[in-house]
């Protein structure tokens, strides 16, 4: 310099062919224990890496930067 992945909850990760964002782990309340742990309830939390386009509707399509990573030179 070229090319190819990924960026989505505090961490790990899904999200199918464009249609109101999800698990699991953590967090905090209560209940359970004389405490602690475990278990069982409910509940908080997200500009979906940044800007722009396409479209009635974008996490998803496309450009285009950033940031990690692999590979070629």
């Nucleotide at each position: 310099g070229g090319g190819c992945a990924a960026u989505u909850a505090g961490c790990u990760c899904a999200g199918c062919u464009g249609g109101u964002a999800g698990a699991g782990c953590a967090c905090a309340u209560c209940c359970u224990u004389g405490a602690c742990g475990u278990g069982g309830a409910u509940g908080g939390g997200g500009u979906c890496a940044g800007c722009g386009g396409u479209u009635c509707g974008a996490c998803u399509c496309c450009g285009u930067u950033a940031u990690u990573g692999c590979c070629c030179a």

The RNA shown here (transfer RNA) has 73 nucleotides and comes from a Defluviitaleaceae bacterium. The organism belongs to Defluviitaleaceae, within Bacteria. It was read from a public genome assembly. It matches the Rfam family "tRNA". Rfam links the family to the GO term triplet codon-amino acid adaptor activity. It is annotated as a transfer RNA.